The RNA shown here (transfer RNA) has 72 nucleotides and comes from a bacterium. Its Rfam family is "tRNA". By type it is a transfer RNA.
């Protein structure tokens, strides 16, 4: 330099182009307890970035960025 794959809460994963992006673990608050833990209830928290296509994009297309792999 060229090619391929991947990028979603703090972490690990979902979501066939269609309603307010779902869950587990974690975190915060509450109930309970002598105190913790466990259990239960409630809450905060995410689509790498910029464009395009579309009535509608996490999903399709292009550029860029980052990570991994292959070739030279």
């Nucleotide at each position: 330099g060229c090619c391929c794959u991947u990028g979603u809460g703090g972490u690990u994963u979902a979501a066939u182009g269609g309603a307010u992006a779902a869950a587990a673990c974690g975190c915060a608050g509450g109930u309970u307890u002598c105190c913790g833990g466990a259990a239960c209830c409630u809450g905060a928290a995410a689509u790498g970035u910029g464009g395009g296509u579309u009535c509608g994009a996490u999903u399709c297309c292009c550029g860029c960025c980052a990570a991994g792999g292959g070739c030279a």